[in-house]
RNA sequence: GCGGAGGGCUGGAUGGCCGCUGGGGCGUUUUCCCGCGAACGCGGAAAAGCCGCCCUAGAGGAAAGUCCGGACUCCCUGAAGAAACGGUGCCGGGUAACGCCCGGGCGGAGCAAUCCGACGGACAGCGCCACAGAGAACAGACAGCCAUGCGUGCAUGGUAAUGGUGAAACGGUGGGGUAAGGCCCACCGGGGACCUGGCAACAGGACCCGCAUGGCAAGCCCCACCGGGAGCAAUGCCGAAUAGGGACCGCGCUAUGGGGGCUUCACCCCGCGGUCCGGGUUGGCAGCUGGAGCGUGUUGGCAACAGCACGUCGAGAGGAAUGGUCAUCUAUUCCGGGGGAAACCCUCGGUUGGACAGAAUCCGGCUUACAGGCCCUCCGCGCAU
Numbered sequence: 001g002c003g004g005a006g007g008g009c010u011g012g013a014u015g016g017c018c019g020c021u022g023g024g025g026c027g028u029u030u031u032c033c034c035g036c037g038a039a040c041g042c043g044g045a046a047a048a049g050c051c052g053c054c055c056u057a058g059a060g061g062a063a064a065g066u067c068c069g070g071a072c073u074c075c076c077u078g079a080a081g082a083a084a085c086g087g088u089g090c091c092g093g094g095u096a097a098c099g100c101c102c103g104g105g106c107g108g109a110g111c112a113a114u115c116c117g118a119c120g121g122a123c124a125g126c127g128c129c130a131c132a133g134a135g136a137a138c139a140g141a142c143a144g145c146c147a148u149g150c151g152u153g154c155a156u157g158g159u160a161a162u163g164g165u166g167a168a169a170c171g172g173u174g175g176g177g178u179a180a181g182g183c184c185c186a187c188c189g190g191g192g193a194c195c196u197g198g199c200a201a202c203a204g205g206a207c208c209c210g211c212a213u214g215g216c217a218a219g220c221c222c223c224a225c226c227g228g229g230a231g232c233a234a235u236g237c238c239g240a241a242u243a244g245g246g247a248c249c250g251c252g253c254u255a256u257g258g259g260g261g262c263u264u265c266a267c268c269c270c271g272c273g274g275u276c277c278g279g280g281u282u283g284g285c286a287g288c289u290g291g292a293g294c295g296u297g298u299u300g301g302c303a304a305c306a307g308c309a310c311g312u313c314g315a316g317a318g319g320a321a322u323g324g325u326c327a328u329c330u331a332u333u334c335c336g337g338g339g340g341a342a343a344c345c346c347u348c349g350g351u352u353g354g355a356c357a358g359a360a361u362c363c364g365g366c367u368u369a370c371a372g373g374c375c376c377u378c379c380g381c382g383c384a385u
Base pairs, nucleotide, nucleotide: 001381002380003379004378005377006376007375008374009373010372012329013328014327015326016325017324018323020058021057022056023055024054025053026052027051029048030047031046033044034043035042036041060356064367065366067365068364069363070362071361072231073230074229075228085227086226087225088224089223090104091103092102093101094100105119106117107116108115109114120222121221125220126219127216128215129214142163143162144159145158146157147156148155149154150153171188172187173186174185175184176183189211190209191208192207194205195204196203197202235286236285237284238283245277246276247275248274249273250272251271252270257269258268259267293312294311295310296309297308298307299306300305330354334350335349336348337347338346339345
């Protein structure tokens, strides 16, 4: 210098004017109380509301998707366990918890930095393996090869070494023997118990077994572990008009509101009026933001992270504020002039004009979107010393 890998930070700046939401203060108005006063009123103190003024705070790294894990609230439930259902799945650690994070193992990709992996169990059982192919699982003889028989091109038997099919053909390579073949031997692969290292996953070693047994568990299943349900529109409190509900009282008087045959009283129903009670709707208040918080330093740890010390408070709306406009500057785009040997360099003037996106109970993660800028570490190649 070129090419690449991993990670962190940032996400336009300043000012003027006009607004919006929360908090605080002052003034003003009204009401209650106290004091003085005959009264108007004056003074003090408190509360509430409108308006005015002043001060102060005001989106994100993802506020997003709502996919996991929690806090919190209500419902259900003796405790615990089981069944069923759902989820997770190499090992160890971290954490309030997790499907997240860190470290390690194994497998795969890459020269490497590094990246990717639903990565437990296929001798518990069941099931499946399309098409092709003779045969797809304790196999199989289609062609070929070998042996025997004879009727000489057929039958019977042997054979997985050769061909063909397939994603996959019942271990692979080499040698010996055989008609042929783990039939035998060496190495590789596989299985078993053992030793060594490691907390473990696992790795290494030596011994034994010719090997009778393929793949799929993002098929059922088995094993281990985890899980009750719903969600802030949770939930609690206050509670008007109007319309329902309940209780009590009165009236039903040109004696004709209805009912038990009629009348009186009583009872029940109905209608009207009154008093009281209770639930709900609109609405208001709480939940509502100080928390597994953030920053710096230090100690322990490879790290995730944890402990300690000091500092710090950073929106709380609710159909939903966090905005608009102007000026100057700036990343950027384009044009022109000048400098310079030249450049994608320097300089001057003008022009353009900033990515994804918007809190809604709150945290920890994951995933997805993201213009541009800055920084750190590492790898490969080339050149120079």
Notes
This is a predicted structure of a 385-nucleotide RNA (Bacterial RNase P class A) from Gymnodinialimonas sp. JB5-7. The coordinates come from a structure-prediction model, not an experiment, and the mean pLDDT is 75. Rfam family: Bacterial RNase P class A. Rfam links the family to the GO terms tRNA processing, ribonuclease P activity and dimeric ribonuclease P complex. Rfam's curators write: Ribonuclease P (RNase P) is a ubiquitous endoribonuclease, found in archaea, bacteria and eukarya as well as chloroplasts and mitochondria. It is recorded under the gene name rnpB.